[in-house]
Molecule: RNase P RNA; transfer RNA
Organism: Pseudomonadota bacterium
RNA sequence: CAGGGAGGCCGGGGAGCCGCCCGUAAGGGAGGAAAGUCCGGGCUCCAAAGGGCAGGGUGCCACCUAACGGGUGGGCGCCGUAAGGCGACGGAUAGGGCCACAGAAACGAGACAGCCGAUGGUCUCCGUAUGGAGACACAGGCUAAGGUGAAACCGUGGGGUAAGAGCCCACGUACCUUACCGGCAACGGUAAGGUAGGCAACCCCCACCCGGAGCAAGGCCAAGCAGGGACGAUGGAGUGGCCCGCUCCGAUUCUGCAUCGUGGCAGAAUAAGUCCCGGGUAGGCCGCUCGAGCUCACCGGUGACGGUGAGCCCAGAGAAAUGGCUCCCCCUGACAGAACCCGGCUUACAGGCCUCCCUAAAUU
RNA sequence: GGGCGAUUAGCUCAGGGGUAGAGCGGGGUCUUUACACGGCCUAGGUCGGGGGUUCAAAUCCCUCAUCGCCCA
Numbered sequence: 001c002a003g004g005g006a007g008g009c010c011g012g013g014g015a016g017c018c019g020c021c022c023g024u025a026a027g028g029g030a031g032g033a034a035a036g037u038c039c040g041g042g043c044u045c046c047a048a049a050g051g052g053c054a055g056g057g058u059g060c061c062a063c064c065u066a067a068c069g070g071g072u073g074g075g076c077g078c079c080g081u082a083a084g085g086c087g088a089c090g091g092a093u094a095g096g097g098c099c100a101c102a103g104a105a106a107c108g109a110g111a112c113a114g115c116c117g118a119u120g121g122u123c124u125c126c127g128u129a130u131g132g133a134g135a136c137a138c139a140g141g142c143u144a145a146g147g148u149g150a151a152a153c154c155g156u157g158g159g160g161u162a163a164g165a166g167c168c169c170a171c172g173u174a175c176c177u178u179a180c181c182g183g184c185a186a187c188g189g190u191a192a193g194g195u196a197g198g199c200a201a202c203c204c205c206c207a208c209c210c211g212g213a214g215c216a217a218g219g220c221c222a223a224g225c226a227g228g229g230a231c232g233a234u235g236g237a238g239u240g241g242c243c244c245g246c247u248c249c250g251a252u253u254c255u256g257c258a259u260c261g262u263g264g265c266a267g268a269a270u271a272a273g274u275c276c277c278g279g280g281u282a283g284g285c286c287g288c289u290c291g292a293g294c295u296c297a298c299c300g301g302u303g304a305c306g307g308u309g310a311g312c313c314c315a316g317a318g319a320a321a322u323g324g325c326u327c328c329c330c331c332u333g334a335c336a337g338a339a340c341c342c343g344g345c346u347u348a349c350a351g352g353c354c355u356c357c358c359u360a361a362a363u364u
Numbered sequence: 365g366g367g368c369g370a371u372u373a374g375c376u377c378a379g380g381g382g383u384a385g386a387g388c389g390g391g392g393u394c395u396u397u398a399c400a401c402g403g404c405c406u407a408g409g410u411c412g413g414g415g416g417u418u419c420a421a422a423u424c425c426c427u428c429a430u431c432g433c434c435c436a
Base pairs, nucleotide, nucleotide: 002359003358004357005356006355007354008353009352010351012329013328014327015326016325017324018323020029021028022027031335035346036345038344039343040342041341042340043214044213045212046211050244051243052242053241055210056209057208058207059206060074061073062072063071064070075089076087077086078085079084090205091204095203096202097199098198099197112146114142115141116140119139120138121136122135123134124133125132126131154172155171156170157169158168159167173196174195175194176193177192178191179190180189181188182187218286219285220284221283227277228276229275230274231273235249236248237247238246252269253268254267255266256265257264293312294311295310296309297308298307299306300305330333365435366434367433368432369431370430371429374388375387376386377385382419390406391405392404393403394402412428413427414426415425416424
């Protein structure tokens, strides 16, 4: 130089005029994603937010944080020469289920094709006989090699055998157990022993977490209207899918029967309340923006982050403001616009700037 | 603003890990003098897009897009 990796920042600039929103005024007035609503929290209401089952979520370890499925650091695996990147990454030795087609066979044992003749059997020959040799493949022993498949009962080599096989041995792969060492831990190393298919983004098991609804939550004021029906005392509600517990409201009236008496029994009407149909309003105020806030410095920490000090105030509308015109400059400007507020994640994004790091082979 | 659901053939929908189906519609043919009805045959699919898990994805997971519903 070229190629590549990681992180951060900006997101047209300047001047003038006329407008818009908030605010008495001074003054302030979109974003890194304001977005998707995918997570987590604050806040508000459901009286409080209890237990179990069910349901949902998360999933290597430690730490950070208000919390998280987020972040930081570490471990392990894969990719890359490297810088570095990616990973739902607990358990398949609790149990169930699945593994289409092909294939003999998809996890429990078996054998399509095949190997063997040790043992038993039958036959032939030799032998006086114990027996020996050979044939058959009936019983039997066996799964190495073959082919199928995404995956074939751990791989390679040797021994061994009738033929073979982790059957034995050496080396190796993965996992489990035990002991020791390093580490908070995940994990790593060494030694011994044992085991050998995959799938848990299938059920499941283990550990941890989760009450519900959402600012159209919710509160106050004003205005306006018309009520009706159903269920309902073994009642109704909180309460959610169910059960238990707890709490709150109601537990009244009439008739009949029984009775010493009574919340007795039966029936009817209602209560508390719940649901359905119908009617009215379409106004104002609060919630609303000072907050897990921003900037800088110092300290602690590898870091995420935390602490201390100083300074700062930075949209708050309610059909919804941030725009238009003129001039100059450049590189002719992307994705896109708050609506209760924060922390994340994800997705979209023209162009530009800064810092740090890597480069095996080939070429110069 | 907030909360949910759906997307499979031209249309309406099944299918919930193992080579995607049904009804209607389309095309051809038979039947009829001709048409309709009917019979037979047949074409038509990036399963909304992308990524992941898996040997294998319409199906399971993540993300994006489009459409629809509800809440004062």